[in-house]
This is a predicted structure of a 90-nucleotide RNA (Glycine riboswitch aptamer) from Thiobacillus denitrificans. The sequence is in RNAcentral, with records from Rfam and Ribocentre. The coordinates come from a structure-prediction model, not an experiment, and the mean pLDDT is 75. Of the family's consensus pairs, 91% are formed in the model.

Parts: sequence; structure tokens; C1' cells
RNA sequence: AUUCCCGUUGCGGGAGAGCGCAUGCACCGCAUGCCGCCGAAGGCGUAACCCACCCGGAAUCGCUCAGGCAACAAGGACCGCAACGCCAGG
Repeated sequence: AUUCCCGUUGCGGGAGAGCGCAUGCACCGCAUGCCGCCGAAGGCGUAACCCACCCGGAAUCGCUCAGGCAACAAGGACCGCAACGCCAGG
């Protein structure tokens, strides 16, 4: 100096599920309650899997606490690109 991995930021792509019923209000939007659903923020559980083994890590599997369920908006695991940071080994 450069680079894998990792992290942050920006941009792009990004699914699923009731235009449910009732009530209220500052009224066409929002809030609350009831029932029915979703699973890709997060969280929890399991332990498939990774590691020669141990230690360790850990899911796109499961739960649905939270979140979400016309369109719009927001959010969104994950993927790609760029910048910055970190940076083993070579």
C1' cells in the first nucleotide's frame, strides 16, 4: 500500500396477510375494542448447519411478545453497487 471477513452510511431492488365488524372523535382520517390472518425489523425457542474436534457461532426452521394486514406512505430479512472504518493472513 492492497485485500477477505465484519461494521456504518448512501443509492437501487425487496414478499406476505380483512378496503372485516362496532364505537368515539377535533371526521373520510385517526384512535380503541372484538374476531380472523401474516411473517422478512426486533425478540424468544430449537439446534438444522458452520468448525477436524472442543470451545464458540448460529438459521430463510418454529412461536407470534412486539410489529404488520386495500392503495399511498413508513418499515422491511436479504441481494447488488459505492464511500468510510476496522483489518487476520499473504
Rfam family: Glycine riboswitch aptamer. From the family's description: This family represents the bacterial glycine riboswitch. NCBI's taxonomy places the organism under Bacteria, Pseudomonadota, Betaproteobacteria, Nitrosomonadales, Thiobacillus.